[in-house]
Context: one part of a larger RNA
Molecule: small-subunit ribosomal RNA, 3' major domain
Organism: Pontixanthobacter rizhaonensis
RNA sequence: UGACGGGGGCCUGCACAAGCGGUGGAGCAUGUGGUUUAAUUCGAAGCAACGCGCAGAACCUUACCAGCUUUUGACAUCCUAAUCGCGGUUUAGAGAGAUCUUUACCUUCAGUUCGGCUGGAUUAGUGACAGGUGCUGCAUGGCUGUCGUCAGCUCGUGUCGUGAGAUGUUGGGUUAAGUCCCGCAACGAGCGCAACCCUCAUCCUUAGUUACUAUCAUUUAGUUGAGUACUUUAAGGAAACUGCCGGUGAUAAGCCGGAGGAAGGUGGGGAUGACGUCAAGUCCUCAUGGCCCUUACAAGCUGGGCUACACACGUGCUACAAUGGCGAUGACAGUGAGCAGCUAACCCGCGAGGGCACGCUAAUCUCUAAAAGUCGUCUCAGUUCGGAUUGCACUCUGCAACUCGAGUGCAUGAAGGCGGAAUCGCUAGUAAUCGCGGAUCAGCAUGCCGCGGUGAAUACGUUCCCAGGCCUUGUACA
Numbered sequence: 001u002g003a004c005g006g007g008g009g010c011c012u013g014c015a016c017a018a019g020c021g022g023u024g025g026a027g028c029a030u031g032u033g034g035u036u037u038a039a040u041u042c043g044a045a046g047c048a049a050c051g052c053g054c055a056g057a058a059c060c061u062u063a064c065c066a067g068c069u070u071u072u073g074a075c076a077u078c079c080u081a082a083u084c085g086c087g088g089u090u091u092a093g094a095g096a097g098a099u100c101u102u103u104a105c106c107u108u109c110a111g112u113u114c115g116g117c118u119g120g121a122u123u124a125g126u127g128a129c130a131g132g133u134g135c136u137g138c139a140u141g142g143c144u145g146u147c148g149u150c151a152g153c154u155c156g157u158g159u160c161g162u163g164a165g166a167u168g169u170u171g172g173g174u175u176a177a178g179u180c181c182c183g184c185a186a187c188g189a190g191c192g193c194a195a196c197c198c199u200c201a202u203c204c205u206u207a208g209u210u211a212c213u214a215u216c217a218u219u220u221a222g223u224u225g226a227g228u229a230c231u232u233u234a235a236g237g238a239a240a241c242u243g244c245c246g247g248u249g250a251u252a253a254g255c256c257g258g259a260g261g262a263a264g265g266u267g268g269g270g271a272u273g274a275c276g277u278c279a280a281g282u283c284c285u286c287a288u289g290g291c292c293c294u295u296a297c298a299a300g301c302u303g304g305g306c307u308a309c310a311c312a313c314g315u316g317c318u319a320c321a322a323u324g325g326c327g328a329u330g331a332c333a334g335u336g337a338g339c340a341g342c343u344a345a346c347c348c349g350c351g352a353g354g355g356c357a358c359g360c361u362a363a364u365c366u367c368u369a370a371a372a373g374u375c376g377u378c379u380c381a382g383u384u385c386g387g388a389u390u391g392c393a394c395u396c397u398g399c400a401a402c403u404c405g406a407g408u409g410c411a412u413g414a415a416g417g418c419g420g421a422a423u424c425g426c427u428a429g430u431a432a433u434c435g436c437g438g439a440u441c442a443g444c445a446u447g448c449c450g451c452g453g454u455g456a457a458u459a460c461g462u463u464c465c466c467a468g469g470c471c472u473u474g475u476a477c478a
Base pairs, nucleotide, nucleotide: 001478002477003475004474005473007472008471009470010469011468012467013466015462016461019426020425021424022423023422026318027317028316029315030314031313032312033311034309035308042053043052064304065303066302067301068300069299070298073129077128078127079125080124081123082122083121084120087106088105089104092101093100094099109119110118111117131293132292134291135290136289140287141286142282143281144280145278147276152191153190154189155188156187157186158167159166160165171182172181173180197270198269199268200267202238203237204236205235206234207233208232211228212227213226216225217224241264244258245257246256247255248254320419324378325377326376327375328374329373336367337366338365341360342359346355347354348353385416390411391410392409393408394407395406396405432454433453434452435451436450437449438448
């Protein structure tokens, strides 16, 4: 100087408390461990691994296993030789296929100094080489997590100290903040904080189609004429600064209350992550040193596996019901997406879906709401709760749903009575609850990323638990 203390002081945080809803019990989904297996590819491991890499394993993916094949190679450059093609369609045979053999047709390379001169393509050969998701993240770059959006981390000059170092950065107030004020052997400065950026909330201006409709006509319908007021869209501006008033404070920084205001003291949300810590994670995104393989640790293919199942754990979904289930009725969104696509209306089907087909490269057309509300019924039951499991019959995607897809109808109707010790999230348009969209994607979502609808309770307070910051003290620690 740090680090540590079941030392002290001050302070902060959904850290506790006050509340609301969960997890832990059940069934299922998903990830992991373990076990099994020919293989169940590999990585991730307290917080910060475990719905994580995977924004989607039937083949492919795929790295794993079995078998069948290739060896200058699936991919790149160079050299030699040959051909002028290659390539596409197609016939037949062998094969699981890769691949090998074969028939016919289309096509018959470009430049040119006309020299196989140059380029291009293919085949064959030779070796230089290719190739490796092989090892090392403890050789690395890059990227990322974490402490933590915590308020810290440092430097120059000066001063003090033999020196390591100290001072500044401590102190008194204050703040979300090393934020600001005052004081001070310090005076300044940098990286952080804040602001500048995006978005939401108010108003104004400009613009008016595909948006909108107050007034005038018109219609089943903003449908059409008309209009651009309003809504809205998207560009520019205005607006908030403790600016004003009162109190308090040290006449300061600030704090408390009020006015006006759409918004008030950081207005809400986002992006933004200092010096560093964890030899944290990643050599399987990519790049890369070294090591290793080179008729195989490379490459192709078929099939299988990653989907196994006594069990253990994490994360979720659905429930256990009456604030509910079922039937009928029925109103209102927003984000987004769409041509190998979204698909209206109509018809068929109990339904998944099918048929026909309008519109739309979209403020124009389409995907497109549910809970809520109203009426009826059920009357506390393992039930008209719950839906696992299983049988049968189908639908869709796709060469192909056996291993191993999703969905529909009928039948079946398991556990489950609100869950021990323990433990998690959340402070407002939040929690809870309801549906909708998107990426990936042929198909497959209870996951992820977004969107809107309905919409709470509680916070006395900081003694305690946890984490962190500042000062101080002790130390057999560095």